[in-house]
RNA sequence: UUGUGACAAAGGCAAAACCGGAGUGAUCCGGUGACGCAAAGCUACGGGCCCCUCAUGGGGGGUAGCCGGGUUUCCGGA
Repeated sequence: UUGUGACAAAGGCAAAACCGGAGUGAUCCGGUGACGCAAAGCUACGGGCCCCUCAUGGGGGGUAGCCGGGUUUCCGGA
């Protein structure tokens, strides 16, 4: 440095639900909360799924905690 992931250490993120808000909607933001996560950090490039519109083609949007890719990164037992 690369690979890798321990009954290690220091930490981190935060599902569902509830409250408030934004949006036609999928969904998102903030608070409480903690199902879980070694990238559950970032990224919509590919696929999937979801929403809106149109008509049978197409256009727009969402989901990274659906999968893959790209990229950044703490620790060090085997």